[in-house]
Large-subunit ribosomal RNA, half B from a Patescibacteria group bacterium, 1186 nucleotides, folded computationally. It matches the Rfam family "Bacterial large subunit ribosomal RNA". The coordinates come from a structure-prediction model, not an experiment, and the mean pLDDT is 81.
Context: one part of a larger RNA
RNA sequence: CAGUAGCUCAAGGAACUCGGCAAAAAAGCUAGGCGUAACAUUUGGAGAUGCCUUGUCCCGCUUUAAGCGGGAUCGCAGAAAAUGAUUAUCAACCGACUGUUUAACUAAAACACAGGUCCCUGCAAACUCCCAUAGAGGAAGUAUAGGGGCUGAAACCUGACCAGUAUCGGUAAGUCAACCACUGAGUGUGACAGCAGCGAUUUAUCGCUGCAAGAGCUCUCGGUGUAAGCUCCGGUAAACGUCAGCGGUAACUCUGACCGUUCUAAGGUAGCGUAGUCCCUUGCCGGGUAAGUUCCGGCCCGCAUGAAUGGAACAACGAGUUGAUAACUGUCUUGAGCUGCUAUCCGGCGAAAUUGAAAUGGCUGUGAAGAUGCGGCCUACUUGCAUCAGGACAAAAAGACCCCAUGAAGCUUUACUGUAGCUUAAUAUUGAGAAAAGAUAUUUAACUGUCGAGUGUAGGAGGGAGGGCUUUGCCCGUCAAUGGAACACCUCUCUUUGAAUAUUUUGACCCUAACCCUUACAAAGGGGACAGUGUUUGGUGGGCAGUUUUACUGGGGCGGUAACCUCCAAAAGUGUAACGGAGGUGCACAAAGGUACCCUUAUUCCGUAAAGAAAUCGGAACUAAAAGUGCAAAGGCGUUAAGGGUGCUUGACUGUGAGACAAACAGGUCAAACAGAGACGAAAGUCGGUCUUAGUGAUCUCCGAUUCCGACGUGGUUGUCGGAACGGACUUAACGGAUAAAAGCUACUCUGGGGAUAACAGGCUAGUCACACCCGAGCGUCCACAGCGACGGUGUGGUUCGGCACCUCGAUGUCGGCUCAUCGCAUCCUGGAGCUGUAGAAGGUUCCAAGGGUCGGGCUGUUCGCCCGUUAAAGCGGUACGCGAGCUGGGUUCAGAACGUCGUGAGACAGUUCGGUCUCUAUCCGAUGCAAGCGUUUGGAUUCUUGAGGGGGCCCUUUCCUAGUACGAGAGGACCGGAAAGGAGAAAUCCCUGGUGUACCAGUUGUUCCUGAUCUGGAGCAUUGCUGGGUAGCUAAAUUUCUACGUGAUAAGUACUGAAAGCAUCUUAAGUACGAAGCAUACCCCAAGAUAAGGAAUCCUUAGACCCCUCGGAGAUGGACGAGGUUGAUAGGCAGCAGGUGUACGAUCCGUAAGGAUUUAAGCCAAGCUGUACUAAUGGUCGAAU
Repeated sequence: CAGUAGCUCAAGGAACUCGGCAAAAAAGCUAGGCGUAACAUUUGGAGAUGCCUUGUCCCGCUUUAAGCGGGAUCGCAGAAAAUGAUUAUCAACCGACUGUUUAACUAAAACACAGGUCCCUGCAAACUCCCAUAGAGGAAGUAUAGGGGCUGAAACCUGACCAGUAUCGGUAAGUCAACCACUGAGUGUGACAGCAGCGAUUUAUCGCUGCAAGAGCUCUCGGUGUAAGCUCCGGUAAACGUCAGCGGUAACUCUGACCGUUCUAAGGUAGCGUAGUCCCUUGCCGGGUAAGUUCCGGCCCGCAUGAAUGGAACAACGAGUUGAUAACUGUCUUGAGCUGCUAUCCGGCGAAAUUGAAAUGGCUGUGAAGAUGCGGCCUACUUGCAUCAGGACAAAAAGACCCCAUGAAGCUUUACUGUAGCUUAAUAUUGAGAAAAGAUAUUUAACUGUCGAGUGUAGGAGGGAGGGCUUUGCCCGUCAAUGGAACACCUCUCUUUGAAUAUUUUGACCCUAACCCUUACAAAGGGGACAGUGUUUGGUGGGCAGUUUUACUGGGGCGGUAACCUCCAAAAGUGUAACGGAGGUGCACAAAGGUACCCUUAUUCCGUAAAGAAAUCGGAACUAAAAGUGCAAAGGCGUUAAGGGUGCUUGACUGUGAGACAAACAGGUCAAACAGAGACGAAAGUCGGUCUUAGUGAUCUCCGAUUCCGACGUGGUUGUCGGAACGGACUUAACGGAUAAAAGCUACUCUGGGGAUAACAGGCUAGUCACACCCGAGCGUCCACAGCGACGGUGUGGUUCGGCACCUCGAUGUCGGCUCAUCGCAUCCUGGAGCUGUAGAAGGUUCCAAGGGUCGGGCUGUUCGCCCGUUAAAGCGGUACGCGAGCUGGGUUCAGAACGUCGUGAGACAGUUCGGUCUCUAUCCGAUGCAAGCGUUUGGAUUCUUGAGGGGGCCCUUUCCUAGUACGAGAGGACCGGAAAGGAGAAAUCCCUGGUGUACCAGUUGUUCCUGAUCUGGAGCAUUGCUGGGUAGCUAAAUUUCUACGUGAUAAGUACUGAAAGCAUCUUAAGUACGAAGCAUACCCCAAGAUAAGGAAUCCUUAGACCCCUCGGAGAUGGACGAGGUUGAUAGGCAGCAGGUGUACGAUCCGUAAGGAUUUAAGCCAAGCUGUACUAAUGGUCGAAU
């Protein structure tokens, strides 16, 4: 010096600051008395706010007490101290309330809550746990009960939409699993029997071979029937959710009740509204303030309010958030003093982090781009102690931001794949009866059966000329007619319908005996072939699990891209990159292929019916490919065409392929020639697709009616199995293709890495930026240049926004403020000049100039900015956007929470809002002080100095006089010069004014104790107990002083003389002179380690110095500095005085007492002054010549 815990403070009183943070104040021992507003859920608010009293003594009264009343008395103060204990008020937001929460950064507006509402649940309940056939909770409860979701007291309310998702209900049709039934086809096997041939013999069979047939069994693939689910239909929003756009319109204008139109499931109602929601935004108006980005009240164009993810309002409540006021204060202007404990010093004990090694300076340059270590220059004797924190890209923590990893984890979902659970059907456990219905078979019955024609309702076929009866006869048939078919009668039979029987399937319902419940291991009872359980099966299924979620990238993300073709880039071989510049492809064509033969385009001009700019026809001209070539471009072709036609055709063939190109591989390209069979052509010949270069995809797998091979088998073919080739199936387009099959979030995060890669800062650059210059169209009445200056051009700087990604990711802490600064000048003021569209005054502009100065507030986190009030002025920049091992922590940028918006969701937002741990004992350099050692060239000392060099300082205003003068019509109003005050800054001091003054004086409360017979007096403790004063010292707000005159050399500028250049010219020539707060002096301070170590005077064999002692206005310590050491006032003591306090104790007197008066301006008194040796300053050592 500082920290920490405290005390006090003049004047002011929040001016501090993000914010009254912190502190102060207020209060009353359950004080007493009086009194108490708005509002209100009528309880509250409320101890609202506010006012008065309070000690002690005496008296009176009474309910005898912690009471009331009256009077007296002392003090600055009566709650007298201490403990305990809310400052108060006005408003707004949020949450109703009391409560709960992130043990150790968030106490909140978050959670909970009573209340509301929806959904589920009828008891063996729903739901939950679980080691899952058990058991338990729910519950020894039963819908006024239990569980779950949302909302969050009460009062006022809670709108529209069911299209999407979800859920509930329905289910005709569609779709759909397994089992089973019926049925179809096929594979394998091949029973019995048959036919043919051969053979044999027991003459009737047997055996063998072949042919056809194929029962049963087995395997495979279908069809029909069959559930839930899904599709489908409907309900439900206090389920998830959602609640538009455009145009026009009223007699000023504006606005738009109104109209039109489009879309929708429906278009936001009541409310509220710049909000905790509003980007623009500090919206506009009003209030409060001198001034208000905050706050309050209104308005409403609501980026992006809104009704139980509740809307709006609200009394009470809140360690919540915000604004304001009173009171109060050291928060501040602006600091000061004091106390304790640290720090400091001594004694004892005694760590840690850190540490490549260190002999560890400044500037400037360089350099992996910010150097103690490299270059240059400068500075620097050696060594300690106390301090400070600028650097050591200090320490600490393998950066948490960012990127990367075919890293991890947690979470989400309509990612993928599974799965618990739930659910469907089948089947087993599983039984009896049975209405009814269906299917099949048999029997039986029937006015069963309709084109038209035919008397008319002709099923089919065969037989058939008569048949039947109710018998004087009647009916039917034959015949005839119609028709494809002819009827009477008999037989058989098909179809349809009914009935019966048998078999079979489904099966309402019912039974009891499995099984379940109950119970006591019982009986009775309840349920009951259901349920439950096993197996199979379909559905559902982030409840749970495992995983995936590409790369390039001037960081990453968003965007774009990813294969192939053409051109440029590409630097005259090939090749060659970029998120370089331009475009295309993912085909097409049976002719748009082959061949033989033939033809020539485009443009322009002229002519010509309709006919035009442009149709077809004729002619001409020039250009010379501009036309055309299926499709982009390039290269080609272009009368020998690869272009345009015609004829005939299929070479858009089979088997091979020398040799080359290209090339990592894979893959790709060209190709003569040979054999075969052909097309066209008279022939020579041409033809293995197309003017060429794009039109594409490996491997695995699968398919194939093509070809071939191998194995088995056969006498051989067929056959079965396997393989190869060929062809086909991939926007495998992330196109050399990880899988048949895959998206997200992380601020709850984690790991490994990266300065290979972003954010800060530095570096490079300078587009942007700032400033300057050149040119001078024009403005300026006239006049380019008093002042401006277009279109353009050239630079400088390195303050903006950028670009690059060079140091740093085994850490370079980031905005703003505070503190402390330092530099530049492109100067804000002050100083000196030129020009002026300078009358004066006030200005404008330019030049020189960096010495000094450059304000206080309101708002906001702000820098900035706006505003209020001043000022000579309220400069611009650099310094890691100076400064966090100096402070702060309001903002940004962790974890909590909310709003708006986005997202299905987890979550997200350069959107908003409330809350939210800032470590560090200094080793080195550096800096500020204090010391020691040695040196200072020759003896040792004391005292006084010089000043190389360095540092400080340097400021300005107002008023007056000159002078109301110069100037000016006036209004106004100077230069120059001379005085006086003041502001700001600085230094010193303590006489004055004050502050403090914890060892002074006094008052006083509570308590303990001492003295004392009692009264009394005194002491300790309670923050120094509190309170009132206060000496010395220290100190500011107090006092004094300073920032002065001058000199020299200069800047811009002004001149003299004067040529080059007979003039002119301040000289961009020689020579000469002026000229600024600036420079050098001058003024103050340090200073000979100024290693260049200086000088002078005096003293000396002793001068002198030191130890030691007494001390200090000196001091962190100390061996520094200073006073003194008996020849002495250095300290203490004593005496006196100053000064402070304010009248002591004791005694006497007065009063009932508290108390008062006199003795008494008393007593007491720290640091002050003077005097006085009473005490202590005793006693030692060192010290000079080769």